[in-house]
Context: one part of a larger RNA
Molecule: small-subunit ribosomal RNA, 3' major domain
Organism: uncultured bacterium
RNA sequence: UGACGGGGGCUCGCACAAGCGGUGGAGCAUGCGGCUUAAUUCGAUGAUACGCGAAAAACCUUACCAACCUUUGCAUGGUGGUCGCGAAUUCCAGAGAUGGAUUUCUUCAGUUCGGCUGGACCACACACAGGUGUUGCAUGGCUGUCGUCAGCUCGUGUCGUGAGAUGUUGGGUUAAGUCCCGCAACGAGCGAAACCCUCUUCCUUAUUUGCCAGCGAGUUAUGUCGGGAACUAUAAGGAAACCGCCGGUGACAAACCGGAGGAAGGUGGGGAUGAGGUCAAGUCAUCAUGGCCCUUACAGGUUGGGCUGCACGCGUGCUACAAUGGCGGUGACAAAAGGAAGCGACGGGGCGACCCUGAGCAAAACCCAAAAAGCCGUCUCAGUUCGGAUUGUACUCUGCAACUCGAGUACAUGAAGUCGGAAUCGCUAGUAAUCGUGGAUCAGAAUGCUACGGUGAAUACGUUCACGGGCCUUGUACA
Numbered sequence: 001u002g003a004c005g006g007g008g009g010c011u012c013g014c015a016c017a018a019g020c021g022g023u024g025g026a027g028c029a030u031g032c033g034g035c036u037u038a039a040u041u042c043g044a045u046g047a048u049a050c051g052c053g054a055a056a057a058a059c060c061u062u063a064c065c066a067a068c069c070u071u072u073g074c075a076u077g078g079u080g081g082u083c084g085c086g087a088a089u090u091c092c093a094g095a096g097a098u099g100g101a102u103u104u105c106u107u108c109a110g111u112u113c114g115g116c117u118g119g120a121c122c123a124c125a126c127a128c129a130g131g132u133g134u135u136g137c138a139u140g141g142c143u144g145u146c147g148u149c150a151g152c153u154c155g156u157g158u159c160g161u162g163a164g165a166u167g168u169u170g171g172g173u174u175a176a177g178u179c180c181c182g183c184a185a186c187g188a189g190c191g192a193a194a195c196c197c198u199c200u201u202c203c204u205u206a207u208u209u210g211c212c213a214g215c216g217a218g219u220u221a222u223g224u225c226g227g228g229a230a231c232u233a234u235a236a237g238g239a240a241a242c243c244g245c246c247g248g249u250g251a252c253a254a255a256c257c258g259g260a261g262g263a264a265g266g267u268g269g270g271g272a273u274g275a276g277g278u279c280a281a282g283u284c285a286u287c288a289u290g291g292c293c294c295u296u297a298c299a300g301g302u303u304g305g306g307c308u309g310c311a312c313g314c315g316u317g318c319u320a321c322a323a324u325g326g327c328g329g330u331g332a333c334a335a336a337a338g339g340a341a342g343c344g345a346c347g348g349g350g351c352g353a354c355c356c357u358g359a360g361c362a363a364a365a366c367c368c369a370a371a372a373a374g375c376c377g378u379c380u381c382a383g384u385u386c387g388g389a390u391u392g393u394a395c396u397c398u399g400c401a402a403c404u405c406g407a408g409u410a411c412a413u414g415a416a417g418u419c420g421g422a423a424u425c426g427c428u429a430g431u432a433a434u435c436g437u438g439g440a441u442c443a444g445a446a447u448g449c450u451a452c453g454g455u456g457a458a459u460a461c462g463u464u465c466a467c468g469g470g471c472c473u474u475g476u477a478c479a
Base pairs, nucleotide, nucleotide: 001479002478003476004475005474007473008472009471010470011469012468013467015463016462019427020426021425022424023423026319027318028317029316030315031314032313033312034310035309042053043052064305065304066303067302068301069300070299073128076127077126078124079123080122081121082120083119086105087104088103090101091100092099093098108118109117110116130294131293133292134291135290139288140287141283142282143281144279146277151190152189153188154187155186156185157166158165159164170181171180172179196271197270198269199268201239202238203237204236205235206234207233211228212227215226216225217224242265245259246258247257248256249255321420325379326378327377328376329375330374338367339366342361343360347356348355349354386417391412392411393410394409395408396407397406433455434454435453436452437451438450439449
């Protein structure tokens, strides 16, 4: 100087408390361990692995396994040969990759007319290629975490033999090393804040594909038409909030408390943004890369299988156990996004998944396209008209192909489950809870991820205790 303490002081955080809803019990989905297996590819493992890499494993993906095949192979270079290449057709062998044969179309570019140059293909030999093989404890890059915590440092000066100290400590204050005052320090940098995006208010400009107040026309009805530029909205530019004003407290400071005005009040809400470092944290399987290793195989190709196996254990979720509900009927209101090998209206068929037709739309124009809520009826506390697992049959769709192994529909079946032990998680406001909608990936395949809106709470006395962090101080046989 640090680190540590079942030392002290101050202080913060959904850390506890106060509340609301869960997990842990059930069924299923999904990931992991284990076991099994020819293979169940690999990585991630307290917090900081486990709906994680994977924003899509039927084939492909795919790295794994079995069988069958290839050996200069995907790139560059040398020599020799051909002049094309390519597209389509037919036949044979084969699981296919591939191998053998056949026909038609086409007949490369430049040129000094020399296979001279380029390009393509074939053969030969060798340098090489190739490796998701190994080492993340050789590395770059990227990332997680402490933590959006308030810290981390430097120059000069001063003090100390020196390691170092001071500044950065102290008194206040703040979300903050934020600011003020003091002080052998005076300044400065990286962080904090601000600058950026978005939401909330207003103004100006613009007015179509959006809008319709006033005027006119038309319709059973609809901005439908003339028109309008008010309103809404769209999208560009501005304004607005600064403790600015008033009162109080304070040290005449910084600031804090209350009030006015205001759409918004003390950082207005949210996002992006992550200092110096810590964990030899993670990743050699995104990529790059040193060393090591394989080179007729640890490389390359194909078919099939596996990654989906199931005595069991764990994590994360979905659906429930019902009456604040189930079922039937009626029926209103969003936002954000996407659409051409796409979204697909209307109309028709089917109980339905869906099918037929195919208008419109590269989209403020057309399409995908709401739900819970509300109202009416019924059920009357039951393993039920709760719950939907499981299984049977019949279908639909995607796709060469749904057996292993897809999603959906109809009918039938109707399991566990009556609110969950010890324990444990999230959340402080448009939040929790609850309801649906879109998107990426994607042929098909979400209860995951991500974005969007609808309805919309309760509680916070307080900091004694448990957890984590910050500052000062103290002890130490630790570095």